[in-house]
Model confidence (mean pLDDT): 87 of 100. This is a predicted structure of a 354-nucleotide part of an RNA (small-subunit ribosomal RNA, central domain) from a Candidatus Pacearchaeota archaeon.
Context: one part of a larger RNA
């Protein structure tokens, strides 16, 4: 390389947008580049097959014929498919309109309990902590109880197998400004689509820079225990950090360890959002049922799979495009490059060993 693969054996980029590329709905007409047919030229000889001859024979050699050289060029045709040009269509895609759903985002405002601290009142000897203790704290009045002020963080119950978001993620309430999806209508555009190398944007926690803030928690650090020791587990303190603003960084078991899109392929149950219809009705934004579209789950048929299991939300049957894998270790290391303030990130070997 070919082939085979990528849930768990090596292997789906953290996620999305998108350039080139690759791939792409139906019909009509034309062209004839790919494709197909025919003809001509060329495609050295040796080699291969075969007739004859010849070294006594054979291998060999000579000579005639055939085949092949899967190619290239020119000319003449064919037009199903691909392609190109022109025209048309509406199912794909998009736009528009309608009423709903949502912890979707950004900004601003408001609230709530708890916690901490300060002040006041009341009250007296312990409190705290543990398996047990001690460090700690308290007559300068603690712990406990009541009232008030201030502070920062967080958002119980509702809460769900629920919802939204591309992923990371998102949860008190209100407002403003934005965004997306589903359903329904079938008004408009008329293939405008799919994927996507490079590229761009977003990206938990922790980390970094500058300025704020700092209640609680808490790496580091200190003390008390435990222990043979205890640089730990347990206890008491406690600084970065955690919070806000503006930047950087760009990684995670960033996981469903499952790339995206489209089509097809038994059923049953639950649940969320919309539509259509039916019944009941206290006529309510009510209750129940049938059905349909879209999502989220669970059981399971065919089928698949090494099995576990997956199973209309596929790991089934097919198509298009991308990324990645090729024994273990050395190693996600070294080197070069590149990005970063740094920490480090991206790309990424070999010797050697087995």
């Nucleotide at each position: 390389u070919u082939g085979g693969g990528u849930c768990u054996a090596a292997a789906a980029c953290a996620u999305c947008c998108g350039u080139a590329g690759c791939u792409g709905u139906u019909c009509u007409a034309g062209g004839a580049a790919g494709u197909c047919u025919c003809u001509u030229g060329u495609g050295a000889a040796a080699u291969u097959c075969u007739g004859c001859a010849u070294c006594u024979u054979a291998a060999g050699u000579g000579u005639g014929g055939a085949a092949a050289u899967u190619g290239c060029a020119a000319g003449a045709g064919a037009u199903a498919c691909u392609c190109c040009u022109a025209g048309a269509a509406u199912u794909g895609a998009g736009a528009c309109c309608g009423g709903g759903a949502g912890a979707c985002g950004u900004a601003g405002g408001a609230a709530g309990u708890a916690c901490g601290u300060c002040c006041g009142a009341a009250g007296u000897a312990g409190c705290g902590g543990u398996a047990a203790a001690a460090u700690g704290u308290g007559u300068u009045a603690a712990u406990c109880u009541c009232g008030g002020g201030c502070g920062g963080a967080c958002u119980a119950a509702c809460g769900a197998u629920a919802g939204c978001g591309a992923a990371g993620g998102c949860a008190u309430c209100c407002u403003a400004c934005g965004a997306g999806a589903a359903c329904g209508g079938u008004u408009c555009u008329g293939a405008c689509a799919g994927u996507g190398a490079g590229g761009g944007a977003u990206g938990a926690a922790g980390g970094c820079u500058a300025g704020g803030g700092g209640c609680g928690c808490a790496a580091a650090a200190c003390g008390g225990a435990u222990u043979a020791g205890a640089u730990a587990c347990c206890c008491g303190u406690g600084u970065a950090g955690u919070c806000c603003u503006a930047g950087c960084a760009g990684u995670a078991a960033a996981c469903a360890c499952u790339g995206c899109a489209c089509a097809c392929u038994a059923a049953a149950c639950a649940u969320u959002g919309g539509g259509a219809c039916c019944u009941c009705c206290u006529c309510g934004a009510g209750a129940g049922g049938u059905u349909u579209c879209a999502g989220u789950g669970c059981u399971g048929u065919a089928g698949g799979g090494a099995a576990g299991c997956c199973g209309g939300a596929g790991a089934g049957u097919g198509u298009g495009c991308u990324a990645c894998c090729u024994g273990g270790g050395a190693a996600g290391u070294a080197u070069a490059g590149u990005c970063g303030c740094a920490a480090g990130g991206c790309c990424g070997a070999a010797a050697c060993u087995u």
It matches the Rfam family "Archaeal small subunit ribosomal RNA". The family is grouped with related families in Rfam's "SSU clan". The sequence was found in a public genome assembly.